The RNA shown here (small-subunit ribosomal RNA) has 1455 nucleotides and comes from an uncultured organism.
RNA sequence: UGGCUCAGGACGAACGCACGCGGCGUGCUUAACACAUGCAAGUCAACGAGAACGGUAUAGCAAUAUGCCUAGUAAAGUGGCGCAAGGGUGAGUAACGCGUAAGUAAUCUGCCCGCUGGAGAGGAAUAACUCAGAGAAAUUUGGGCUAAUACCUCAUAACGCAAUUUUAUCGCAUGAUAUAAUUGUUAAAGUUGCUUCGGUAACACCGGCGGAGGAGCUUGCGUCUGAUUAGCUAGUUGGUAGGGUAAAAGCCUACCAAGGCUGCGAUCAGUAGCUGGUCUGAGAGGAUGAUCAGUCACACUGGAACUGAGACACGGUCCAGACUCCUACGGGAGGCAGCAGUGAGGAAUAUUGGUCAAUGCCCGAAAGGGUGAACCAGCAUCGCCGCGUGGAGGAUGAAGGUCUUAGAUUGUAAACUCCUGUUAGGAAGGACGAAACGUCGGGUUUCGCAAGGUACCCGGCCUGACUGUACUUCCAGAGGAAGCCCCGGCUAACUACGUGCCAGCAGCCGCGGUAAUACGUAGGGGGCGAGCGUUGUCCGGAAUCACUGGGUGUAAAGGGCGCGCAGGCGGGCCUGUAAGUCAAAGGUGAAAUCCUACAGCUUAACUGUAGAACUGCCUUUGAUACUGUAGGCCUUGAGCUCAGAAGAGAGAAGCGGAAUUCCAGGUGUAGUGGUGAAAUACGUAGAUAUCUGGAAGAACACCAGUUGCGAAGGCGGCUUCUUGGUCUGUAACUGACGCUCAGGCGCGAAAGCGUGGGUAGCAAACAGGAUUAGAUACCCUGGUAGUCCACGCUGUAAAUGAUGAAUGCUAGAUGUCGGGUCGUUCAGGCUCGGUGUCAAAGUUAACGCAUUAAGCAUUCCACCUGGGGAGUACGAUCGCAAGGUUGAAACUCAAAGGAAUUGACGGGGGCCCGCACAAGCAGUGGAGCAUGUGGUUUAAUUCGAUGCAACGCGAAGAACCCUACCUGGGCUUGAAACGCUAGUGACCGGCUGUGAAAACAGCCUUUCCUUCGGGACACUAGUACAGGUGCUGCAUGGCUGUCGUCAGCUCGUGCCGUGAGGUGUUGGGUUAAGUCCCGCAACGAGCGCAACCCCUACUAUUAGUUGCCACCGGAUAAUGCCGAGCACUCUAAUAGAACUGCCUACGCAAGUAGUGAGGAAGGUGGGGAUGACGUCAAGUCCGCAUGGCCCUUACGUCCAGGGCUACACACGUGCUACAAUGGAUACUACAAUGGGCAGCGAUACCGCGAGGUUGAGCGAAUCCCAUAAAAGUAUCCCCAGUUCGGAUUGGAGUCUGCAACUCGACUCCAUGAAGUUGGAAUUGCUAGUAAUCGCGUAUCAGAACGACGCGGUGAAUACGUUCCCGGGCCUUGUACACACCGCCCGUCAAGCCAUGGAAGCUGGGGGUACCCAAAGACGGCGACCCAACUUUCGAGAGGGAACCGUCUAAGGUAA
Repeated sequence: UGGCUCAGGACGAACGCACGCGGCGUGCUUAACACAUGCAAGUCAACGAGAACGGUAUAGCAAUAUGCCUAGUAAAGUGGCGCAAGGGUGAGUAACGCGUAAGUAAUCUGCCCGCUGGAGAGGAAUAACUCAGAGAAAUUUGGGCUAAUACCUCAUAACGCAAUUUUAUCGCAUGAUAUAAUUGUUAAAGUUGCUUCGGUAACACCGGCGGAGGAGCUUGCGUCUGAUUAGCUAGUUGGUAGGGUAAAAGCCUACCAAGGCUGCGAUCAGUAGCUGGUCUGAGAGGAUGAUCAGUCACACUGGAACUGAGACACGGUCCAGACUCCUACGGGAGGCAGCAGUGAGGAAUAUUGGUCAAUGCCCGAAAGGGUGAACCAGCAUCGCCGCGUGGAGGAUGAAGGUCUUAGAUUGUAAACUCCUGUUAGGAAGGACGAAACGUCGGGUUUCGCAAGGUACCCGGCCUGACUGUACUUCCAGAGGAAGCCCCGGCUAACUACGUGCCAGCAGCCGCGGUAAUACGUAGGGGGCGAGCGUUGUCCGGAAUCACUGGGUGUAAAGGGCGCGCAGGCGGGCCUGUAAGUCAAAGGUGAAAUCCUACAGCUUAACUGUAGAACUGCCUUUGAUACUGUAGGCCUUGAGCUCAGAAGAGAGAAGCGGAAUUCCAGGUGUAGUGGUGAAAUACGUAGAUAUCUGGAAGAACACCAGUUGCGAAGGCGGCUUCUUGGUCUGUAACUGACGCUCAGGCGCGAAAGCGUGGGUAGCAAACAGGAUUAGAUACCCUGGUAGUCCACGCUGUAAAUGAUGAAUGCUAGAUGUCGGGUCGUUCAGGCUCGGUGUCAAAGUUAACGCAUUAAGCAUUCCACCUGGGGAGUACGAUCGCAAGGUUGAAACUCAAAGGAAUUGACGGGGGCCCGCACAAGCAGUGGAGCAUGUGGUUUAAUUCGAUGCAACGCGAAGAACCCUACCUGGGCUUGAAACGCUAGUGACCGGCUGUGAAAACAGCCUUUCCUUCGGGACACUAGUACAGGUGCUGCAUGGCUGUCGUCAGCUCGUGCCGUGAGGUGUUGGGUUAAGUCCCGCAACGAGCGCAACCCCUACUAUUAGUUGCCACCGGAUAAUGCCGAGCACUCUAAUAGAACUGCCUACGCAAGUAGUGAGGAAGGUGGGGAUGACGUCAAGUCCGCAUGGCCCUUACGUCCAGGGCUACACACGUGCUACAAUGGAUACUACAAUGGGCAGCGAUACCGCGAGGUUGAGCGAAUCCCAUAAAAGUAUCCCCAGUUCGGAUUGGAGUCUGCAACUCGACUCCAUGAAGUUGGAAUUGCUAGUAAUCGCGUAUCAGAACGACGCGGUGAAUACGUUCCCGGGCCUUGUACACACCGCCCGUCAAGCCAUGGAAGCUGGGGGUACCCAAAGACGGCGACCCAACUUUCGAGAGGGAACCGUCUAAGGUAA
C1' cells in the first nucleotide's frame, strides 16, 4: 500500500436453553398454491297481490269447516337507492405507474349546499299471480289477469342546447366573457302527516345557474441494473377529410408527405408496485417500502361488453381455457389475494370467539335494519416499556466445596434475629368510555286564515360487547417467582483436574503432539437479566467507489504515438440582457412520523394539544460581482510577413570504396579449420596460404560525441531532385482565430502471413561432432525458411522516462548543441531554444524527483479498487491464418505486493589470516595383536556418548565387590535417616544346626543415668514416611564440549532517519590483535586483545643442609668419606634485565625494514594458565542437585551364581612388525619428573626366570623404588619369510587375592601364523618442533600397547596464496530469516470440489407470418317479428330477431 476480521445499532424474524406479572403494539416475508363449512350488502310511508305456526270465536259427537286476531306482518315480485364504498393482496407494471409542480380557453359529476323556475293532459304494457307444459336438477316455454315514483305520447318552456347574425371588453394562438335579435329543439311523479277537504307541511320529482367534494385527460422535472443489448419504428411521425369520446389527440378509418426516437443510452433483456416514511450514519449518503397513511394495479387464467353519475365491476353478466364438485350421462354448478378455518409449502406466523355499546358507512322521513368495516376478547416472551423475586442486622469469618507451603476464597453469602407487604392468592366495594338519536313536558322562531308542521333551546326518561374489567380497601404470609452467555488477544473476567494433534474449539489470528488461563468438567470471576445466546439480513466502522473525501515513476493503475468532429474548459476593456447565481414576498410541500414544549394514563412505553421542521417545486418582484448570451473595442495567447540558421527528419533516382563469399588462372605443398581439450568438416581429384582477373548481394569502419532530427516507432557512405517540421532576429499584419479530446481516422520495432523477385554474409528448424548420468541445450562443423526489394496484410513489445497533453509560477551551480547581442586581443557578460549532471525550498511510504518536477495551481482525456482463477471462458468484432480488441463467473486463499533495515547465503567482488594448501618429514588405510564402537547373538550380553565436537569416550583400571543387567533364593516401616504412640528390657558378643549364601531356628551371656515421675539406648507392633542408576537433558540448576585464543560483542550521551535502524565500530595506513596512528557528527565507556600471574632462559643480593668441593688438612683399594669452607653448581626467596630504548633507511604518524650496534635474550624471547556477546532445544536426571510423572510384599532391599569378556562380519584409535640407519651377544657411558609406612624395601642367600627367604635404612635434596634407553666399542648374521617377525598353541611355573574355570598379569621350555612398506582415500608436525629412545606417576590387592608427566638423541622444508578447508573486515545481489541441509517449479498417481466444451434430447419466455375463429362491439341488410305515435286501416314511422362483413381471445401451423 492493500484485502480479510471484530467491537455498535436495527428486525414482521427463526433456532437452543430458561421463564413470575402487567400495559401498549405486532403476528404467512414461502405456494397471486388448492380450498370443506359458516358469516362478510343490503334497505325502503313507490306498487300490486298477500301467507303460516299460534290464539280465539261459531258449527259439528268428532274428523273438520268457516270467521276474527296474528297482519296489510313474514317471504317472494315490480320499482328506487346502494352494490364502483368499506375490506384483501402485490401477481403484473421501468410506465405520466408513482412523487412533485403546473394546465384543462379540451371535460364530466348521483347523493349534498345556495339561488331560480316548474310539476298540465293522456296512453299502452308487464312481473308477481293463475292455467298448461319441458327437465334429475339448474332452469325454462306458452296462454291469461293486474299496479306504480316502471314505460310511452302530447302540451308548456328558459338566462339551457344548436344554427345564423350585432356590439363591447379581455386574453396566451385556437379563442373567452358579456350583450342584442331570429329560427329550431328538450321536462316532470308522486307518497305520508294534519285537515274545516279548499288546502298546508315534510320528503321525493323536473329544467337552469352556481358551489363543494370527486373523477377524467395533458405537460415540465425526478424515479433500479446490464453496451458481452447499437440501432429502433409503417398507425410508425405529421397533414387533410370523416368517424368517435364527457373531453384534446392516429383514439379509429381513407388519402397525402417521409418523417419520428437514439451515445444526455433509443430498442432489447433482467429485476421491481410507487410514496409519506423506516433502519443506519457526524453528515453527505447507503439499505429498505411489514404494521399506519396517500396512490396505482389485480380479483382462478385470457378476452369482452352491458347497466349506471361513476365499472369494462373481488362476493354482477357473456365467451374460451385449466381445475374441482353434482348428475338420472341428456346436462349443470363453482371461484376466501373479505373474517375465521383446512390442507400443502416452509426455519416460521394466531380463534371456524363476542358485540353493533362507541366510531364510521348503506337504506329509510323516522323508529329501525345491515355491517368479520370497527370496537373488544382469545393465542404467541414476537417487539417496546414498567414492576417483582425481598429489606436491615448478623464473624466462631460455621459446615461443605475449590485451590493450597503457610493459608486463601466462596463470604454477610448462609444459619439466626428484627421488619416490610409490591406482585400473585382470598374477601368486599366499584368506575370512565354515554353523548346523541328518539320520546315525554315546556319555551322561542318561522310557514300557514286555521289545524298543524319545520328549525332551535331547557328539563325528565331510555342505551355497555368489553365487564363485576380498571381502580380502591381489608386479610394472611418471605411465603409462589432466576436464568443465560462468556473468562488466549481483539474484549470486562483465572485456577485445578481430565485429555494428549485424540476428543474437540474457532468471528479473525489461532489452540490441542503429558505441566492447555483457548478442548471437557469443577471452583471462582465478568456481562446482561425474564431473559440470554446463536443464525440470517441491512447500515456503520470502510476515506475499502473518495460530491463532502482517494489515487496512477517502483505498491493495482498513463492509452504505443499523432490528427481531430461532438463534448468540456477558455486572455484584457466597455455596453445591453438577466438563463445560471443571490435576495425578498406569495402559493404549495396531506395527515401521521422525527424534534421541542406542555398535558393525560400511579411511571414509562403509549396517547393528546401546540410549535418548529419538511433542506423541495412553482409564481412574482428586485440585485448584476462572477459564469452565460448579444454588440463594440484591444494585443499579451495563437497565427502570419520579412531576414537568417542547424540537422543520421521523410520519399525517389544515381554513384562509391573497403570487407566477405564464389568463379577462372598462376605460385606452392601437407596440412587446414576449430576448441577448455577435441571431433565432425575441408584437403594429394592439390586445400589453407599467396598473386592476378571477374561475379554477386548485403551493410556503410574511421568521423562518432550522455552530439543532432523526428509525434512515437525510428533515422548514419556520397550526390541530385521533391518535401515536412523546428529555432533565432525583426515587429508591418489578423484580432482569441485557443487548450484538451469519448467515438472516428492515420502512423506504428521485431517476428509472422500472401504474391512475385533476390540471396554474399548471418541464421530459427534440421543434420552431424563434442560435453554430459542424460543433453531434444550451452561449444564446434554444416544448413533451410527468414533477414534484402516491390505491393498487400498483421497491429503487437520491458512500444519504458515503467512518468498523458497544455498553460502559469517557484534558489542556484556546471557541461554541451543551434542562434542573437555587447565587448573584441583572448577570456568573457547578457539573452532565446534544446540536451545532460549536481543540488535549495518543496514533495515522497521510502527509494528518489527537483525550472526537462514526482514541487505549487488550473483545464481536459485515459486508467485503478486484495491475491489466484485470467487477460482465461462464452458472446461480439477485426484478421487469409497465427492471432488481436472487448472481457466475466463459479471455486479458492488470508494474504499477495512496494521501498528500505539487520543478518545469513552466493560455483559475486576486494583485502587479510590459519600446518588451510603448497614445500617437506613421519604415518594411518594392507598384516597380527590390544582396545572402543556398530551389527549379530544371548536368560542377560546394564546404561549413556553418534559428522567435525561419539568410537584407548563416562571407565585414573568389570575374576567377587563395583553392577545399574539376567536366573534363582529371601525381607516388607524396610539396608541407612527422622518423628509419634504402645509394649518389652536388652543390644552387642559367643556356640550349635540347616542352607549356595543371605538368612532362619535354638542355646549361653547381658545394661547405664535418675530429682524415682522418668530418661538414654536397643528390639517388637502400629503410623506418618523411607527408598528407586525408574521416565522426561525437549521442564531445569550446575558443569562441560564446539565455533575459537577467532577479534570480535556492546553501552551512555549526542547526531541522522516517520520507522526498523544507522553513526561511533566505516575510510587511509599499520598490527598477532577493534593493536596503534591519521581523518571523520561524533565524544566517551564496558566485556574481549595485550599486560598484570606461573614455569623456563641471564645476572645480582641474601641464605648454606640432607646440596656443593675451588683453595687447606686428614683418611681409604676407591668415593665430599671426614674436618674446614659456601667461591662454583644447585636449592628458594627477593631484585634487576627488553622498552623499537639507540643507529640507518622509508613514512605525516603509528610503525616497518636492516646478518645494524649492544646484549644471556630483539621486536609477543619460548611455554602455560586465562575462553567476550553468543550459537548448536549440543552433552549429562547413571557424579551431584531438582519440578512433574510413575513403582510401594516392588521398578525398593539382601544374597549366590552368571553376564558386562559372546563372534559369520564392519569401522575408529593404538602397539608390534615387515628388517642391515637392522637383529643377536658381550662390554662401557650420560638424565629428569615423580612415588614411598597395611609403604618403598637396600644387603646377603636360593631359583635359568617370574620370584622366594631375610629385613639395614627411610614419613625422605639424607634411605629405597632405580640398572635409564637409544648412543658408543667389539664380534656374529649377509637379504632369506631369514639369527627378521612374534601371533597362536602345548607343557611347566611365579605372584596377588576368600577365590584366577568362564575371566588376571608375569616367567621358563617348546611351537613359530600373517606380514617383504600397504588401493581409493586420509592424519600429524614449522625447532629443541617432527621423528626416535627410555623413565616415572595416578587408578590399583592384582591387572596398561591406554591416560597424564619427565628427560635423552635430534632433523627436513616453507617459492608463494592460484586452488581445497575454516575464519575475519568492507562491498554487492537476494523471492532466504527454521536463514542454501533455505526457498521453490512442473508432470504423474489416488480421491474430492467447482467450471468450460460436446453429437444430440428437452422445458420456459418474447417477436413475426399464416389458418380457424367463440362471446361481444361497430357497420350493413333485414322478404321474418313487433303494444304505445300516425293512418286513407292497406300500411307507414320506428324498433328487433336472423344473416353478412370488420376487429379479436383461446387454439393450430411454420421458420

Notes
It matches the Rfam family "Bacterial small subunit ribosomal RNA". The prediction has a mean pLDDT of 85.